[in-house]
Context: one part of a larger RNA
RNA sequence: CGUUGAUUCUUGAGGAGAUUUGUUUCUAGUACGAGAGGACCGAAAUGAACUGACCUCUGGUCUGGGGGCUGUUACGCCAGUAGCACCGCCCCGUAGCUAUGUCGGGAUUGGAUAACCGCUGAAAGCAUCUAAGCGGGAAGCCGACUCCAAGAUUAGGAAUCGUUAUAGAUUCGUGAGAGAUGAUCACGUUGAUAGGCACUAGGUGUACGCACAGUAAUGUGUUCAGCCGAGGUGUACUAAUGAAUCGACAGA
Numbered sequence: 001c002g003u004u005g006a007u008u009c010u011u012g013a014g015g016a017g018a019u020u021u022g023u024u025u026c027u028a029g030u031a032c033g034a035g036a037g038g039a040c041c042g043a044a045a046u047g048a049a050c051u052g053a054c055c056u057c058u059g060g061u062c063u064g065g066g067g068g069c070u071g072u073u074a075c076g077c078c079a080g081u082a083g084c085a086c087c088g089c090c091c092c093g094u095a096g097c098u099a100u101g102u103c104g105g106g107a108u109u110g111g112a113u114a115a116c117c118g119c120u121g122a123a124a125g126c127a128u129c130u131a132a133g134c135g136g137g138a139a140g141c142c143g144a145c146u147c148c149a150a151g152a153u154u155a156g157g158a159a160u161c162g163u164u165a166u167a168g169a170u171u172c173g174u175g176a177g178a179g180a181u182g183a184u185c186a187c188g189u190u191g192a193u194a195g196g197c198a199c200u201a202g203g204u205g206u207a208c209g210c211a212c213a214g215u216a217a218u219g220u221g222u223u224c225a226g227c228c229g230a231g232g233u234g235u236a237c238u239a240a241u242g243a244a245u246c247g248a249c250a251g252a
Stems, first nucleotide, its partner, number of pairs: 001151001005161006014148004020048007032037001050105005058099004065092005070085006109143003116136004168246004172188005193239003196235005202228003209222005
């Protein structure tokens, strides 16, 4: 830009992907074989690699968070804190993101066939799978499975709304299940969209102060405290105001 208003839901021309395979058990130590050995067919179990999704578990990371330690500077000093030192170093660690973790997948089959195996059957009184005709037959081919898909310009279909100034959309704002920006998605007071606040799953690990014990370092009690809480639930306190723009068969 087109699909000649819009919203929602769809069909599927066409395209892409997947299609892998081992071992073990049963059948059965059966058929076969003098023995040694040892099946077809069929049924099941468990893996490898590949692949999709996810974070309950096991781990990783986690420059949000909690704690410990050192040097130095500052808050007048003590105590307690804060800044800097690779996040100063170290120990843990929520959300998120992750694999080596968890769950799933390649199942079931239909059709036409290849090599090949056949039926009937002449040319050629026989024979012959082939000449007419009819079957079987592969991890391969076409479907079936998963995903994209009407720019499929042949631009499809359905429902609803609108065409008596309106359906709808956008700008704008708050954001994240999204993200470089656009876009997508959620919400915009008829509101839980983000922040704040309250409570909390959870993290760290028992705060400060005071009291007691000890010469003191320190320990004990208050105290499974204090702090945090990207997650969860709730709550209009703050910000999503007010508004504007576009918008349909019409014709010089």
Predicted 3D model of a 252-nucleotide part of an RNA (large-subunit ribosomal RNA, domain VI) from a bacterium. The prediction has a mean pLDDT of 87. It was read from a public genome assembly.